This is a predicted structure of a 350-nucleotide part of an RNA (small-subunit ribosomal RNA, central domain) from Desulforamulus reducens. Taxonomically the source falls in Desulforamulus (Bacteria, Bacillota, Clostridia, Eubacteriales). The prediction has a mean pLDDT of 88.
Context: one part of a larger RNA
């Protein structure tokens, strides 16, 4: 390389958009590039295969044959693939009619709670723990009442509920805006799928500049525990957590399961929309599509399990794996302010 694989053994890219490329629905006509049949040319000789022959045999040598799996030309074939022309509607998209949603951006507003400040009441404790102590408090704390400030997060509703490509998204209102779904079948007529590079998005932490800072809280300090305790527990507490703009580009970025299409028993919840039946109406019952769970047959699987949301049966395209350690290291390159990220070996060793 081929092959075999990628839920948990090594292996699915964090996610999307999309370039090249690869692949591609139904029927007709045409072409004859791929494909295919025949013929011809070429594919040096030697060697190699097979059959003979010559040196007494063999090695060696000679003759013939085969092979040289290839390329070219000519004449045919036309099912499939490709090219061209014209057509179709089921794939895809558009329109129209609807309802659902923590989808995204911006602005404003609300209530509960913590903390702090002021004032009143009030007096000796509070706090904390396994038990304590550090800490706070007679300069009046804790508790309680009234007033005020400020920041962050939105109890209940809340749900294997919803939305989003993923990361993720949860108080209320307004505004701008993306997507999906259902119904219809008016329009376009294969416009599709995938996607190396590329571009964009991307939790937390971290970085830069400027703000903000209630609570929490790496580092740090103190108190305990302990043989020790650079921890777990306690009292404090700085970065940070929050906002704006700009970087970083990682994760157990997980369903540890790439995307698309079709096919393959059922049962039972739930969300959205629709049809039928029924009704005054909402339910109930039957049923279609789309999502989201559980159970389960065939089948698959090393087992666990998966099982129409497949890990089943197939096809298309991409990514990735090839014993453990060395090592996601070194070197080089690209990117980054840095931290570092991406790409990514070998010697040696078992």
């Nucleotide at each position: 390389c081929u092959g075999g694989g990628c839920g948990u053994a090594a292996a699915g890219g964090g996610c999307g958009c999309g370039u090249a490329g690869g692949u591609g629905g139904u029927g007709c006509a045409u072409u004859a590039a791929g494909u295919u049949a025949g013929a011809g040319g070429u594919g040096a000789a030697a060697g190699u295969u097979c059959g003979g022959g010559g040196c007494u045999c063999a090695a060696c040598c000679c003759c013939g044959u085969g092979a040289u799996u290839g390329c070219c030309u000519c004449u045919g074939a036309u099912a499939c693939u490709g090219g061209u022309g014209g057509a179709c509607u089921u794939g895809a998209g558009u329109g129209c009619a609807g309802g659902a949603g923590a989808g995204g951006g911006g602005a404003g507003c609300a209530g509960a709670a913590u903390u702090c400040c002021c004032a009143g009441u009030g007096u000796a404790g509070c706090g904390g723990u396994g038990a304590a102590a550090u800490g706070c408090g007679u300069a009046g704390a804790u508790a309680u009442u009234g007033g005020g400030a400020g920041g962050a997060a939105u109890a209940c509703c809340a749900g294997u509920g919803g939305c989003g490509a993923a990361g993720g998204c949860g108080g209320c209102u307004c505004u701008c805006u993306g997507g999906a779904c259902u119904g219809u079948a008016a329009c376009u007529g294969a416009c599709a799928c995938u996607g190396a590079g590329g571009c964009g998005c991307g939790a937390a932490a971290g970085c830069g500049u400027g703000g903000g800072g209630a609570g929490c809280g790496a580092a740090c300090a103190g108190g305990a525990u302990u043989a020790g305790a650079u921890a777990c527990c306690c009292u404090g507490g700085u970065a940070g957590u929050c906002c704006a703009c700009g970087c970083c580009g990682u994760a157990a970025a997980c369903g540890a399961u790439g995307a698309g299409u079709g096919c393959u028993a059922g049962g039972u919840g739930u969300u959205g929309c629709g049809g039928g039946u029924a009704u005054c109406g909402a339910c109930c019952c039957c049923u279609g599509c789309a999502g989201u769970g559980c159970c389960g047959c065939a089948g698959u699987a090393a087992a666990c399990a998966c099982a129409a949301u497949a890990a089943g049966c197939a096809c298309u395209c991409c990514g990735c794996c090839u014993g453990g350690g060395g090592a996601g290291u070194a070197c080089g390159g690209u990117c980054g302010c840095a931290a570092g990220a991406c790409u990514g070996a070998a010697a040696c060793u078992c």